[in-house]
Context: one part of a larger RNA
């Protein structure tokens, strides 16, 4: 811009892609066959390997704005308490999220049409022949089915829901102009995201901080008393303190505004 008013939902499937794998046990059955050794078809169940969709409850990695120890140095402020650098200074540990080495599924069932191939009725060629007419069976292969994408499928589909004025022109074709339904802008943000985009909101509000409570995490604060000369330990006390986690709260910020956007071949 287009889809013959303007949107806002939910949709059909032309077409496209993706996916297609296998092993070993058990029974069936030590039968069926075989003199013996040996040992099945067809069915049924289990269980993995590689691959591949997903998810983080469990296992465990990371987790540079979490929590503790701890060295030097320098600083607040001498002590006690902290604070900067030092590769996050080094060390242990770890929530959200992300992840695999974790977890959960998947290849299927089944339908159609066929390939070698096997057949049935059957001539030509009184017999015979799946084959010439004509009907059967029969593959991990093909079409369906499964899974994504999809109406720029311009062949521009369907379905439900909303919205319906004025001027100007020849009651025309058009042309202005505000506005409706709706949509942007702006702005608070997200498990969206390179930026558009997409998603949840804008006070008739939980969208984000913060705030009070808890989940998880560290792991036992300061001060204080009490033992020890003391280093230090014990008791106030599962103490402090605490990024994403959840839940409640308008405290703070989303004020206030602004633009487009139908009138129907």
């Nucleotide at each position: 811009c287009g889809u013959a008013g303007g949107a806002u939902a939910u949709u059909u499937g032309a077409g496209a892609g993706g996916a297609g794998c296998u092993g070993u046990c058990c029974u069936u059955a030590g039968u069926a066959c075989g003199a013996g050794a040996g040992g099945a078809c067809c069915g049924g169940g289990a269980u993995g390997g590689a691959c591949u969709g997903g998810c983080c409850g469990c296992u465990g990695g990371u987790g540079g704005a979490u929590c503790u120890g701890u060295u030097g140095c320098g600083c607040c402020u001498c002590c006690a308490g902290g604070c900067g650098c030092a590769u996050g200074g080094c060390a242990g540990a770890g929530u959200a999220g992300c992840c695999a080495a974790g977890c959960c599924g998947g290849g299927a069932c089944g339908g159609g049409a066929u390939a070698a191939a096997c057949g049935c009725u059957g001539a030509a060629g009184g017999c015979a022949u799946c084959u010439a007419a004509g009907c059967g069976u029969g593959a991990a292969g093909c079409c369906c089915c499964c899974c994504u994408c999809g109406a720029g499928a311009u062949g521009a589909g369907a379905u439900a829901u909303c919205c319906c004025u004025g001027g100007c022109g020849u009651u025309a074709a058009g042309c202005c102009a505000g506005u409706a339904a709706g949509a942007c802008c702006c702005c608070u943000u997200g498990a969206a995201g390179a930026c558009g985009a997409c998603g949840a909101g804008g006070u008739a509000g939980a969208u984000a901080g913060g705030a009070u409570a808890g989940a998880g995490g560290u792991g036992g604060a300061a001060g204080u008393g009490c033992a020890g000369c003391a280093a230090u330990g014990c008791a106030u006390g599962g103490a402090g303190c605490u990024g994403a986690c959840u839940a409640u709260u308008a405290c703070u910020a989303a004020u206030c505004g602004g633009u487009c956007g139908a009138g129907g071949g």

Large-subunit ribosomal RNA, domain VI from [Clostridium] scindens ATCC 35704, 265 nucleotides, folded computationally.
The RNAcentral record of the full RNA draws on SILVA.
It matches the Rfam family "Bacterial large subunit ribosomal RNA".
The coordinates come from a structure-prediction model, not an experiment, and the mean pLDDT is 89.